[in-house]
Context: one part of a larger RNA
Molecule: large-subunit ribosomal RNA, domain I
Organism: anaerobic digester metagenome
RNA sequence: GGCGCAUGGCGGAUGCCUACGCACCAAAUGGCGAUGAAGGACGUGGCGAACUGCGAUAAGCCCCGGUUAGCUGUAAGCGAGCUUAGACCCGGGGAUUUCCGAAUGGGGCAACCCGGCAGGUUGAAGACCUGUCAUCUGAUUCAUCAGAGGCGAACGACGUGAAUUGAAACAUCUUGGUAGCGUCAGGAAGAGAAAGUAACAACGAUUCCCUCAGUAGCGGCGAGCGAACGGGGAAGAGCCUAAACCGGCCUAUGGCCGGGGUCGUGGGACGGCGACAUCUGGAUAUAACUUAUAGACGAACCGAUCUGGAAAGAUCGACCACAGAGGGUGAUAGUCCCGUAGUUGAAAUGGGUUAUGUUUGGUAGCCGGAUCCCGAGUAGCCCGGGACACGUGAAAUCCUGGGUGAAUCUGCGAGGACCAUCUCGUAAGGCUAAAUACAUUUGGUGACUGAUAGCGUAGCAGUACCGUGAGGGAAAGGUGAAAAGAACCCCGGGAGGGGAGUGAAAUAGAACCUGAAACCGUGUGCCU
Numbered sequence: 001g002g003c004g005c006a007u008g009g010c011g012g013a014u015g016c017c018u019a020c021g022c023a024c025c026a027a028a029u030g031g032c033g034a035u036g037a038a039g040g041a042c043g044u045g046g047c048g049a050a051c052u053g054c055g056a057u058a059a060g061c062c063c064c065g066g067u068u069a070g071c072u073g074u075a076a077g078c079g080a081g082c083u084u085a086g087a088c089c090c091g092g093g094g095a096u097u098u099c100c101g102a103a104u105g106g107g108g109c110a111a112c113c114c115g116g117c118a119g120g121u122u123g124a125a126g127a128c129c130u131g132u133c134a135u136c137u138g139a140u141u142c143a144u145c146a147g148a149g150g151c152g153a154a155c156g157a158c159g160u161g162a163a164u165u166g167a168a169a170c171a172u173c174u175u176g177g178u179a180g181c182g183u184c185a186g187g188a189a190g191a192g193a194a195a196g197u198a199a200c201a202a203c204g205a206u207u208c209c210c211u212c213a214g215u216a217g218c219g220g221c222g223a224g225c226g227a228a229c230g231g232g233g234a235a236g237a238g239c240c241u242a243a244a245c246c247g248g249c250c251u252a253u254g255g256c257c258g259g260g261g262u263c264g265u266g267g268g269a270c271g272g273c274g275a276c277a278u279c280u281g282g283a284u285a286u287a288a289c290u291u292a293u294a295g296a297c298g299a300a301c302c303g304a305u306c307u308g309g310a311a312a313g314a315u316c317g318a319c320c321a322c323a324g325a326g327g328g329u330g331a332u333a334g335u336c337c338c339g340u341a342g343u344u345g346a347a348a349u350g351g352g353u354u355a356u357g358u359u360u361g362g363u364a365g366c367c368g369g370a371u372c373c374c375g376a377g378u379a380g381c382c383c384g385g386g387a388c389a390c391g392u393g394a395a396a397u398c399c400u401g402g403g404u405g406a407a408u409c410u411g412c413g414a415g416g417a418c419c420a421u422c423u424c425g426u427a428a429g430g431c432u433a434a435a436u437a438c439a440u441u442u443g444g445u446g447a448c449u450g451a452u453a454g455c456g457u458a459g460c461a462g463u464a465c466c467g468u469g470a471g472g473g474a475a476a477g478g479u480g481a482a483a484a485g486a487a488c489c490c491c492g493g494g495a496g497g498g499g500a501g502u503g504a505a506a507u508a509g510a511a512c513c514u515g516a517a518a519c520c521g522u523g524u525g526c527c528u
Stems, first nucleotide, its partner, number of pairs: 001527009015513001016478002021448001022446009031151002039100003042055003046078002050074002061094006070082003105114003115133007135148005155186001156184005166173001170220001196203002207234005217225002238431003241375001245259006264409001266374004270368004279362015295344003301317001303316004318335002320324001326338003380404008390416001411426005465472002485512001488499004
């Protein structure tokens, strides 16, 4: 030195564990803010650095409920106290709530500086205290009043709008109307009661899901893009105006208000006949019920023996069960604890349903067919674009920057160029719940993860740290059943160790469960 055996160090894999996380389901909820938010700064404890709580009334003050013997947060200790005259804790309501921040009296390098006016303390000045003083919009009796502003994870509508990429290069195309940016809103938003879809049969607003279907199509017919009809489900709801005509008022060729009227088997006005019914919406008050925000009761072995440090294990014997879900307890517990099935509860503040009262709205028909009305710079057409699965194509349909420019029911539009026949509809005004999307809270579930996993974060993490900044962004879990966390002695400056002691175990000793490999030793056998 090599090989083997034994035994250590270092190291932290593996196994086991889980306080965190992830996903889905159900229910509830969906905003906060000038009555000053979100987010912060600084304070605040007897001793107090941090976190948590709170705000000069400062780990708290008051009231009302719940609960019951302890309590003064994490968090030990010292000290001092509170509490059955009900503390602490849980829930509801209130008070206080420094300074910054939309920040709003003016300024400013956020948490600071400096003012005006009124009132107060003071003999006065000064100083201090309290209140008030921003801008914009609307209304207005010109005194004033009301509203807005900012924040917020996603979901939504609208406006604007890339590139990397793919096409094995690249320009049409694709990525993609995506990301990003802007505006605005709601608990949902948007859409929505046919100028529809169909096809000789019919359907009957919108939205969402399954299917139709990777079909028909589009496409340097490349890469790729990609429907609809129809069928099955979820949900279900329909309404209001303009005009004609009548009336009132006015600044009068018109406008405003009231009546009227709202449709496609065309409707209405108008003329005639008939009716005052039926159904239904909103606001508000009261009552009942229900529900959310604390809770309460809740069966059955203090069983025996054995093993063990420990019994819930084994053996033997009982009991409950509308409860043998689950968790904890020194190993595996229906009967030890928390619970579970079941039953039950609210002073206060919200939500819902129903009833009653008050008030305020909406809502019909038949016959006639002369006249009038039925949404205009609109429809259509031309040019240029865009959207439609559809890239200009045979290109309908929808939107519109420029131009041109109709008709009023014997009207007008559509049925994928266009024409005819036929069929369907009634544009150029508006509103509309539910089914759908997303998030938070509570409850539940998991052939979800188990510390290089699962959220970036199981631990004081959006921290430490990096960056001028926008921004980037970690590592780090486990003694034991219980600290019983090693009194005392010895070596040592200490660190560390040897005894002693605790413990079932200390090779469980805090660098603490298990403790692999790499790597480094020690002892020994054999070989050289």